[in-house]
Molecule: transfer RNA
Organism: bacterium
């Protein structure tokens, strides 16, 4: 050097035919118990890695880059 995949919430991931993003499990409150624990509610928490582009309208498509990864040479 050349290819394929990946980059969403504190972590581990989902999100198909482009329409303002969820889950589990962490975390904060309440329930509920004589107390824990395990269970049930309720909530906070995200510039969707970054510039551009195409659209009315991008996490999605479409060029780069950038960082993991995985394979050739």
């Nucleotide at each position: 050097g050349c290819c394929g995949c990946g980059a969403u919430a504190g972590c581990u991931c989902a999100g198909u035919u482009g329409g303002u993003a969820g889950a589990g499990c962490g975390c904060g409150c309440c329930c509920a118990u004589g107390g824990u624990a395990a269970g049930g509610g309720c909530g906070a928490g995200g510039u969707c890695u970054c510039g551009g582009g195409u659209u009315c309208a991008a996490u999605u498509c479409c060029c780069g880059a950038u960082c993991g990864u995985g394979g050739c040479u």